[in-house]
RNA sequence: AUGUAAGAAAGGCAAACUUAUCAAUAGAUAAUGUCGCAAAGCUAUAGGGUUUAAUGCUUCUGCUUCUGCCCUAUAAUAGUCUGGCUACUAUG
Numbered sequence: 001a002u003g004u005a006a007g008a009a010a011g012g013c014a015a016a017c018u019u020a021u022c023a024a025u026a027g028a029u030a031a032u033g034u035c036g037c038a039a040a041g042c043u044a045u046a047g048g049g050u051u052u053a054a055u056g057c058u059u060c061u062g063c064u065u066c067u068g069c070c071c072u073a074u075a076a077u078a079g080u081c082u083g084g085c086u087a088c089u090a091u092g
Stems, first nucleotide, its partner, number of pairs: 002092004007088001012037002018031005035079001041085003046082003049077003056071001059068001
């Protein structure tokens, strides 16, 4: 430098549920909790995918008001995939 291994030992992270707060929402943060993870560390200004629809656009109702559907990201997701960067131990 590189390959392999949830991975003996030492460690690390923390799904779902619940509570509080923030947010239009998706979701995020903290606590609880341990489903799992060899990068479940970082990167959303690396590219896809997925989610949401505040906003915008549009339609219907005799009219107004109200409301709904479809589409829409600048919002979110790194524990969705592929990249990039960094990293413990053992061993080849």
Molecule: c-di-GMP-I riboswitch aptamer
Organism: Tepidanaerobacter sp. GT38